[in-house]
RNA sequence: AGCCGAUAAAGCCGAAUCAUUCGUGAGAAUGAGGCGGAAAGCGACGGGUCUUAAAAUAAGAUUGCCGAGCUGCCGAA
Numbered sequence: 001a002g003c004c005g006a007u008a009a010a011g012c013c014g015a016a017u018c019a020u021u022c023g024u025g026a027g028a029a030u031g032a033g034g035c036g037g038a039a040a041g042c043g044a045c046g047g048g049u050c051u052u053a054a055a056a057u058a059a060g061a062u063u064g065c066c067g068a069g070c071u072g073c074c075g076a077a
Stems, first nucleotide, its partner, number of pairs: 004075002012037002017032006035064001041070002045067003048062005
C1' cells in the first nucleotide's frame, strides 16, 4: 500500500412507525424512534422499481434495489 472485515475501539448514518409541514402523486423536510448499514458518504451515470391533475419519444421519485464512477474512518485474523 492492496485485499479483507472482528461479539475490537472511537465516531457516523438512521428502516418501520408516529407527529407536523410540503407535493396531484411516487415521495420529501424536521422532530421522536431504532430495524439495520464498512461506504446506508457523494452525484440519478446504466439497469430496475414506482408516480403523474394535462398521457407523453414527456416530466418526476427512489443511491437503505443492483451495477459502475469519485471520495473516505478504524485495523484483529

c-di-GMP-I riboswitch aptamer from a Nitrospiraceae bacterium, 77 nucleotides, folded computationally. Of the family's consensus pairs, 94% are formed in the model. The sequence was found by an Rfam model in a public genome assembly. Rfam family: c-di-GMP-I riboswitch aptamer. Rfam describes the family as follows. GEMM was predicted in a large-scale screen for bacterial structured RNA regulatory elements.